[in-house]
A computed fold for a 425-nucleotide RNA from Roseimaritima sp., annotated as Bacterial RNase P class A. Model confidence (mean pLDDT): 78 of 100.
Order: sequence, then structure tokens, then C1' cells
RNA sequence: AGAGCCAGCGGGAUGGUCGCUCGCUGUAACCCAGCGGGAGGAAAGUCCGGGCUCCAGCGGGCAGGGUGGUCGGUAACGCCGACCGGCCGCGAGGCUAGGGAAAGUGCAGCAGAGAACAGACCGCCGAACAGCGUCUGGGGUGCGGAUUCGCGUUUCGGGCGUGUGUGGUAAGGGUGAAACGGUGCGGUAAGAGCGCACCAGCGGUCAAGGUGACUUGAUCGGCUUGGCAAACCCCACUCGGAGCUAGAUCAAACAGAGGGGAUCAGCCGUCCUGGCGGUUGGCGACGCGGCCCGUGUCGUUUGACUCUCGGGUAGAUCGCUUGAGGCAUCGAGCAAUCGGUGUCCCAGAUAAAUGACCGUCAUCAAGAGGUCCACGUUUGGUGUGACCUAUGGUACAGAACCCGGCUUACAAGCUGACUCUGCUU
Repeated sequence: AGAGCCAGCGGGAUGGUCGCUCGCUGUAACCCAGCGGGAGGAAAGUCCGGGCUCCAGCGGGCAGGGUGGUCGGUAACGCCGACCGGCCGCGAGGCUAGGGAAAGUGCAGCAGAGAACAGACCGCCGAACAGCGUCUGGGGUGCGGAUUCGCGUUUCGGGCGUGUGUGGUAAGGGUGAAACGGUGCGGUAAGAGCGCACCAGCGGUCAAGGUGACUUGAUCGGCUUGGCAAACCCCACUCGGAGCUAGAUCAAACAGAGGGGAUCAGCCGUCCUGGCGGUUGGCGACGCGGCCCGUGUCGUUUGACUCUCGGGUAGAUCGCUUGAGGCAUCGAGCAAUCGGUGUCCCAGAUAAAUGACCGUCAUCAAGAGGUCCACGUUUGGUGUGACCUAUGGUACAGAACCCGGCUUACAAGCUGACUCUGCUU
């Protein structure tokens, strides 16, 4: 100087003139006045977890859902931190849906013999068969001068090559992203973990380190079986629902019509022997995320509840902002975070306030004009250099019960640590 990787800040400042809204006081109330407040780092997404409220007073099971290395943090989580394993990167670092494929089922194009407990395309080897070619040994025989040598013929063998078809093989070659361990030696008819040595993988045992996931080492063994579970599935842990239109209080209004509907029984008390009250059992209704068990409340013909048609009312207040709260500082911890001390109160709207205008400053790698500087240069430029002038721009985006996360969007301007490359000292 360049190229990277990780984390963070920031979200313009200020003056004036008007406007809106909340709280407190003046005040019993209004106007008005004074004082003090008034959108975010994501308010977005509605993806998780809760606080709070109600169902509702307690449960169990099945189905269904969620999570998935270990240890911590947290109110909790699918979140955060640290570490372990795997993959990617020269590296700083990044990603990880990270339990099980030997319980079962299922899926995988083309090529290839064969893609999961497979397989013989080209090859290699061997018995047998019918020949053929060639080489060679023995015997017989003919010819050449011949007991030796040469040529021909016949017979009995042997070796090599070739063909058929059968058996063995999976070491060599080929196909493919991937072929049922790798290298070497022995062995074999030819081969193969068939055996052996070393290595890798898997399993067992022991030792050391670590809270643990796991790491390292030693030793034994059999020779050694792919991928996908973010496929169904199995395993471990875990899970009520609905939601601020929750819910609470006050106010207002409440004409009706027509259907369905459970078997009732026993006991006790009372009193006018029939009614009233209580209780138990049976039956019925409504509620408890789906279903079952169970259970709560109500009813049992003077009937709970439910179906159809139809009429009326719907305003106000609360919930509503003091919190698993912010800031500063000290301590513990690798960190996430926790604890102590001090200090602060920082929106509460309800058709929905938090705004409009003007000026100055800031900023821009915006373009234009000008001056200077540096480099280069001969009539021409370069610079993210400094300054001036006028113009222009300044992101993503708006609370609605509250909080902890995750995800997504983001202009200008900055900061810190680390990695790699080049040069100089």
C1' cells in the first nucleotide's frame, strides 16, 4: 500500500415563529397560565418464548405437535455463551436439521455384468471333445555309400498355439460420482484376507486428560456391509386452550312465535298423609384444544339445554404503563450472565397526538466553476489532495397491553481487533 474476515457506533445539530397531545399545580369545573414529558434499532415480520386475563375447580391415557452433540445462562425458548465432532477456506474465519441405516418399509436418471447382503462385458486358468498347425522324443520301415547323418512314411507319447462348450475366478482392464478395504510378500491350475507384515475402518479391554461431549496412547479380534431419516419410522426429552376484539365495573335496552327434549327410584326431616326441603343412585344437558376415562355445574316433565323465525340496546370508565426497567460504578465468571451500591422515571393516543415553516451549521466518493499543491509532461493531463462559490442530496422507516429473542430492511459518516500478499527499514 492492497485484498480480506469479525465485531461495534451512528440514525444529523441548533435558533426562531406557530400548532397538537399527556401529567401535576392554580381549582369544585372549563378557558387560560406555569412547570415537566411526547416513536425505533428495527416500532417491521407475527416466527418462537413468557408476564397478565379468562375458560377452571383437579387429573390420567391415546392421537398429534416441538426440540435433537456436551456443559452453562435465562422467567422461558426453537434463544444466547463456551466447548466437542464433521465439512469448507492458505488463513483470520464460516456453516452445521449434529441421536439411530445391523428393528422394519421405502427412494436413487444414464452408463455398466452388477448399485446392497450384487455381479461376469473384456479377460486369466483347468478337465473333456472333435480336429488343425508347429516343435520334439522312442519304435518300425523305404531311399540316399551307411551302425552314427539326412529326407519321406507309419505308430505310441510330450510341449506350445487355435476352436467348441463346460467348470473355476473376481487379482488385471472397462463403465460410472460411487463397485463389497489399501500396499507388499507368500500361496494357487489361475486367483481371492486364502495366509502373513504394515496401514485404515469397525468392535472389545485398559490407562491418562477433561464436569462432559470427546481426545490421546497401548493391546486383542474377526478380515472388513455403501448413500438418503430436512424419507416414513425407531429412540430421548418436552407440550392445556384462547387472547387486550383478553377481561372488569357502571349505564342503556330486553315484543315475541313455533318445535325438540332425559324413566325415574330409594332414604331422611317437617307437617295438614299430600306438599316442601335435603341427600344417594340412574338418566340427560353444557364445559374442560381432538378422542376416551374421569370430573365440575345444572336439570329430571312446574323441564336444564337446544333448533328455526323475529324485535330492541351497544355509551362511559378501567385494564394502560414502575418494569424479569434504564444509566453509572464495583465484584465474580473465558463468556453469556449474575450480585452489590448509587441514581433516574424516559409516550399512553382511541379514528388514533408526537407536526409545519424559516434560518444557520454539519456531511456527501453528487455534478459544475475557480485558486493552490503533488506527480507526470511539451503544448495535453492525473489525484478519494487542500480551500472557495452557487445548486442538489442526507437511508430503512412510524408505538396501540407489556417484555426477552430470532429474521428481514437500512444513506451519509466513523471505530477496533485479526489474516494474507507486495515493498521498505
The model forms 96% of the base pairs in the Rfam consensus. It matches the Rfam family "Bacterial RNase P class A". Rfam describes the family as follows. Ribonuclease P (RNase P) is a ubiquitous endoribonuclease, found in archaea, bacteria and eukarya as well as chloroplasts and mitochondria. Gene Ontology terms of the family: tRNA processing, dimeric ribonuclease P complex and ribonuclease P activity. By type it is a ribozyme.